Background:
Predicted 3D model of a 132-nucleotide RNA (FMN riboswitch aptamer (RFN element)) from Eubacterium aggregans. The coordinates come from a structure-prediction model, not an experiment, and the mean pLDDT is 82. The RNAcentral record of the sequence draws on Rfam. It matches the Rfam family "FMN riboswitch aptamer (RFN element)". Gene Ontology term of the family: FMN binding.
[in-house]
RNA sequence: AAUACUCUUCAGGGCAGGGUGAGAAUCCCGACCGGCGGUAUAGUCCGCGAGCCGAAAGGCAUGAUUUGGUGUAAUUCCAAAACCGAUGAUAACAUCGAGCAGUCGAUGAAGUUCAGAUGAAAGAAGAAAAUG
Numbered sequence: 001a002a003u004a005c006u007c008u009u010c011a012g013g014g015c016a017g018g019g020u021g022a023g024a025a026u027c028c029c030g031a032c033c034g035g036c037g038g039u040a041u042a043g044u045c046c047g048c049g050a051g052c053c054g055a056a057a058g059g060c061a062u063g064a065u066u067u068g069g070u071g072u073a074a075u076u077c078c079a080a081a082a083c084c085g086a087u088g089a090u091a092a093c094a095u096c097g098a099g100c101a102g103u104c105g106a107u108g109a110a111g112u113u114c115a116g117a118u119g120a121a122a123g124a125a126g127a128a129a130a131u132g
Base pairs, nucleotide, nucleotide: 002131003130006127007126008125009124010123017029018028019027031112032111033085034084035048036047037046038045043083044082051060052059053058065081066080067079068078069077087115088114089113093108094107095106096105097104098103
């Protein structure tokens, strides 16, 4: 120098403006956001975390990109056009069924709202110290 262990701190962002309507951040137009490690700089490549079950190990679940250009090297940069977003709650919409009708019932529907969460964690920085 480097390193096991221990401790401390840090560790997620986002519907502006409109339409309809009794009522909408959920419907329609449009807007905005992008954890951690790897690698030529990544929401969409490879992996990890976050969710649920479990004492733990672990199991289940877990979305999305192409084209062109530059270059030794880029699904990561530049240009352009796309796409994606856990669980529960809320429901004007949609589908199905019942009824003569008013209507009733069931199922599905939020990346940004609320909840678990002033939580947890992948990891990052630092301190001390044994070995050396």